[in-house]
RNA sequence: GCGAAUGCCUAGGGGUGCUGCGUUGAGUCUGUAAACGCAACUGAGACGCUUGAUUGCGAACCCUUCGAACCUGAUACGGUUAAUACCGGCGUAGGGAGGGCAACCCAACCGCGC
Numbered sequence: 001g002c003g004a005a006u007g008c009c010u011a012g013g014g015g016u017g018c019u020g021c022g023u024u025g026a027g028u029c030u031g032u033a034a035a036c037g038c039a040a041c042u043g044a045g046a047c048g049c050u051u052g053a054u055u056g057c058g059a060a061c062c063c064u065u066c067g068a069a070c071c072u073g074a075u076a077c078g079g080u081u082a083a084u085a086c087c088g089g090c091g092u093a094g095g096g097a098g099g100g101c102a103a104c105c106c107a108a109c110c111g112c113g114c
Stems, first nucleotide, its partner, number of pairs: 001112003006102005011064004017041001019039006047058003070095003077088003
């Protein structure tokens, strides 16, 4: 300096991974893929039931334009890790979910910018 920086009502978006062991085990020369169970890791979140299917419903959690919640690029690049995660770049990239009503009368608080 700027701002819905207040209350009420009602909504919306999103992810659910990685590793080890055990059991079963398509293909197959070789117990491989996959499924299920248990354990461990990271994280705000890795949950429950269900489906041929991350299919659908629900819980918790995070996020809703001041939007890196989350998706794409990406089965990608550098570092790092058992691996995912994480850090850096990519990134001023491309996408991404909010409206209504009523107040305050510009002080404070809060957020953003200088």
Molecule: TPP riboswitch aptamer (THI element)
Organism: Paraferrimonas sedimenticola